Description: This is a predicted structure of a 357-nucleotide RNA (Bacterial RNase P class A) from a Muribaculaceae bacterium. The model forms 97% of the base pairs in the Rfam consensus. It matches the Rfam family "Bacterial RNase P class A". Rfam's curators write: Ribonuclease P (RNase P) is a ubiquitous endoribonuclease, found in archaea, bacteria and eukarya as well as chloroplasts and mitochondria. The organism belongs to Muribaculaceae, within Bacteria. The sequence is in RNAcentral, with records from ENA. A source record names the gene rnpB.

Formats: sequence, C1' cells, structure tokens
RNA sequence: GCAGAAGUGAGGUCUGUCGCUUGACGAGGUUUCGUCAAGAGGAAAGUCCGGGCAACAUAGGGCGACAUGUUUCCUAACGGGAAGCCGGCGGCGACGCCGGGGAUAAGUGACAGAAAACAACCGCCUCCUUUCUGGAGGUAAGGGUGAAAAGGCGGGGUAAGAGCCCACCGGCUCCUGUGGCGACACAGGAGGCCGCACAUCCCAUGUGUUGCAAGGCCAAAUAUACCGGCAAUCAAGGACGGCCCGUCCAUUGCCGGGGGGUAGGCUGCUUGAGCCCUCGGGCAACCGUGGGGCGUAGAUAAAUGACAGACACCGCUAUACGCGGCACAUAACCCGGCUUACAUCGCUUCUGCUUUA
Repeated sequence: GCAGAAGUGAGGUCUGUCGCUUGACGAGGUUUCGUCAAGAGGAAAGUCCGGGCAACAUAGGGCGACAUGUUUCCUAACGGGAAGCCGGCGGCGACGCCGGGGAUAAGUGACAGAAAACAACCGCCUCCUUUCUGGAGGUAAGGGUGAAAAGGCGGGGUAAGAGCCCACCGGCUCCUGUGGCGACACAGGAGGCCGCACAUCCCAUGUGUUGCAAGGCCAAAUAUACCGGCAAUCAAGGACGGCCCGUCCAUUGCCGGGGGGUAGGCUGCUUGAGCCCUCGGGCAACCGUGGGGCGUAGAUAAAUGACAGACACCGCUAUACGCGGCACAUAACCCGGCUUACAUCGCUUCUGCUUUA
C1' cells in the first nucleotide's frame, strides 16, 4: 500500500418566519392571550420470547399438550447475554456456520438385496451321490445389491474361514497422575469391548388463561312479552385454553342463545428491574444499603412539523466555481431480549499478500 476478519460510534448542525401538542407560571374571565421548558428510534419495525400490571379468582392437584436440554457465571426472568469446552463443515489465515440429556426399555430405515443385525444369492471347504448333476453339513474372509452390510492392514491358525489369536493403527470404556470452579485437556496404563442413522420413544426441568381493544368510574339508553339448563333425593347448572378431581357461587335468581337500545367523557397514562457522569470489583456479561446529576412525549384518528438560507458529509470537476445527492424508517400501558432493514462517514484490534528501510 492492497485485500479481508471481528467489534463499535454517528447517521446530522445553525439561523429566521409561520404553525401544532403537553406542562409550569402570569393575566383574563368561562372563549383566550403571553413567557419559559420539553416534544418520535437504533431499530419505534416483526409480534418471536421473558416479565411488570389487570381480570377470571378463593386458586390447589393429576393427566394431556407444548417448550427447553454442553460447563461456569450474569439477570426480575427468558428459548436471552458473557466467558469457555467438545464434535462436524467452510476458509491460506484472522474467523464464520451448524450441533451438544439418553441409541437397545422399545420403535423405524422405502426400494434393491440372502439379510438393515436372530443374515446366506453367487462363492469357498468337507462328505455322499453322479450320464446330466443333485443332496447334507460348515463358513461370512471374496463378489453382487444398496445411502449404509458386522473396524482397517499384516501375520498365525483352519477342511475352508472368521478378532478365532497376535502385532500395529482407528473407535469405545475404565484406571492413575498433572492442570482447571467445571465441562474437559495432556501424559501413562488396562481391556478384543467393536455396526450406522433417525429423537418416534424415554429421562430431567418448566408452563393457568386472556390481555390496556386488560380493567375502573360517571353519563346515556332500553325490551326482554322469546328459547334452553338448574340442586335441596348431595346431584346437576355455572365459574375466561382441553379433560378429570377438589373448591366456590346459586334468596327465582344465575348461566347461556336469540332479539332490541346506548356507545359520550374521565381514568388506567408515564417516576421506571429509569437514564447520564464518575469511583471501586470483575477477562466480560454485569455488580456495589459508593458519590454526583436529570426529570427527558403522553397523543386519542392521532401533535413532535412546513418554508427559506448557510454549514457538515458524499459524487462529478482542477482539492475551484457550480450542479446533484443525502439510508432504513415514525411512540400508543411499560420494561428486558431476539430477529429483520439500513445511503454514508469514522474508531479499535487482528489476518493474508506485496514493497521499502
């Protein structure tokens, strides 16, 4: 210098004019006016997880269903985060992607094939028989089929063969030592222990549901004259995901269906597991009854803007003038995550190649 990898920040600023919303203060008297302050994000998106909060509701148990599944730590919690370990794949490399309980207690692996783990089609060996050849027994080394066929290779042994035995490898299990909180790693040793894949199934842990269109208050309006169920014989009706048990409600009222009327306002509603700076601890995520500071949208069919100019950044140009461009996208009860989108401009560390000193 070029090409890459990982992480991270910003993604606009200033002035003027006009126009909105909220709050505070003052005036006015209800209408309104003035001053000050503030006013949409890193994802507000997706609605995929976890909660706070509210209702059922007094709120337990079992089954089913669903979710998760490697070690330690963080967190209110999570299917999340940090730092790690093991296996597989990609890359020269920095790194990236996928996976992680249990493989015989059972189950499945189409077709082909003898057989998908209780194997014998061809083949090899032994015996009997024999014109052709046929039969009995043994075998799993060779061949075929297949995605996958009883670890590999060399030797011994055998009638022929076979981990049947042996040496060396590979996989697996166990023991010892060292290191580590741990998953594990390294070193040494022992054992012929030796199919592969799939999580259907099993084990452990966890989960009530619905959701601010939850709920609460005021106002308004009206028609139930309809239909079904309902105990007092301890059973049936109802109680906001499915079933069962238990519990609770039921003073002719309750529950449900159909039908009719009203549907306006207030609240919930923004002080939070809150944010910023700093000190200490920790590799980090984060933590601290350490210190200091802030008050930072609360709309309700939806305010947070429009116009003009200058600047910042990018492209063309001659580092000029000038022209053009400037991403993804806009809160709705709140918070912690994940996933997705993103023009452009930076910062930190690392890898490869080339060149120079």